[in-house]
RNA sequence: AAAGCAGGCUACCUUAUCGCUCCGGCAGUAGUGUCGGGGAGGAAAGUCCGGACACCACAGUGCAACAUAGCGGGUAACGCCCGUCGUUCCGAACCCGUUUCGGAAAAGGACCAGUGCAACAGAAAGCAAGUACAGUUCGGCUGUAGUGAAAUCGGGUAAACUCUAUGUGGUGAAACGUCAUGUAAAUCGGUGUUCGAGGGCUGCACGCCCGAGCCGAAGGGUAGGCGGUUAGAGCCUUUGGGCAACCAAAGGUCUAGAUAAAUGAUAAGGGUCGGUCUUUUGGGGUCGAAACAGAAUCCGGCUUAUGGCCUGCUAUAUUU
Numbered sequence: 001a002a003a004g005c006a007g008g009c010u011a012c013c014u015u016a017u018c019g020c021u022c023c024g025g026c027a028g029u030a031g032u033g034u035c036g037g038g039g040a041g042g043a044a045a046g047u048c049c050g051g052a053c054a055c056c057a058c059a060g061u062g063c064a065a066c067a068u069a070g071c072g073g074g075u076a077a078c079g080c081c082c083g084u085c086g087u088u089c090c091g092a093a094c095c096c097g098u099u100u101c102g103g104a105a106a107a108g109g110a111c112c113a114g115u116g117c118a119a120c121a122g123a124a125a126g127c128a129a130g131u132a133c134a135g136u137u138c139g140g141c142u143g144u145a146g147u148g149a150a151a152u153c154g155g156g157u158a159a160a161c162u163c164u165a166u167g168u169g170g171u172g173a174a175a176c177g178u179c180a181u182g183u184a185a186a187u188c189g190g191u192g193u194u195c196g197a198g199g200g201c202u203g204c205a206c207g208c209c210c211g212a213g214c215c216g217a218a219g220g221g222u223a224g225g226c227g228g229u230u231a232g233a234g235c236c237u238u239u240g241g242g243c244a245a246c247c248a249a250a251g252g253u254c255u256a257g258a259u260a261a262a263u264g265a266u267a268a269g270g271g272u273c274g275g276u277c278u279u280u281u282g283g284g285g286u287c288g289a290a291a292c293a294g295a296a297u298c299c300g301g302c303u304u305a306u307g308g309c310c311u312g313c314u315a316u317a318u319u320u
Stems, first nucleotide, its partner, number of pairs: 001316001003314008012270007020039008041292001045303002048301005053172004060206004065168005070084005085108001087105007109163002114161002116157002131145005176227004187217005198210004232254001234253008272289007
């Protein structure tokens, strides 16, 4: 110097004009006008986990399916986060050893409960048997060598099947609640009414609960409004506790709410980065650029995409 990996911060700012939208005040019968204030992210993405909230069920039992897996802590909770131990890898040190230190990775229960898998090479790849040589009590009984990643050892392998332990009710704001309008509470057929059709309890079985309607045909009416809907397990600062994740206290603060979907455009100046010119090293001029990407009930995580800057590590090249 550029590249890779890991982590952290940030994701332009100010003013003016016009436009859109929400909230509040004032005026108006109303349409609307006027004043003030607000208006898209660190991932809003994936829909992968966990919840809040709403509705259904709450009568379980067994099987299935899925998830987690050292120990301790954090959290509303988690498959998440923190610490620590162990394993593996890299580097360093010296008492040169299953040692110590630093960093990184992950998927960390069980291989005598069982079933699988290991090309080629090799005599042979899991109830052991037996190539070459040696020993021999003459029995592959014992040892060594060779092939191989692994050769008999209670071998290796479980994001191999599986087993063990623990755990998991469902649906999803188009949830759900409420108001208004309108019709046809009608017609035909089948079936059922305690000898129970149909429905519910995750997927199945048993069991339990609700139950007088249910299924089909043809036909008729409607598809609007309001709430849910944004003050939260919220955010910021300081102090204290803790290795940390995080917790507590005090003070401060309010920051979209659309419903076919608003949150924008222009101009000027400034900032950041890059190129280039110049300079008394401070600096100045000029040109250019800004990625990934857009809320839709809300929150905590994880994963993925990405511009710029900073820190650490890795190996490469060059110089000393």
This is a predicted structure of a 320-nucleotide RNA (Bacterial RNase P class A) from an uncultured Flavobacteriaceae bacterium.
It was read from a public genome assembly, where an Rfam model found it.
Its Rfam family is "Bacterial RNase P class A". Gene Ontology terms of the family: ribonuclease P activity, tRNA processing and dimeric ribonuclease P complex.
Model confidence (mean pLDDT): 76 of 100.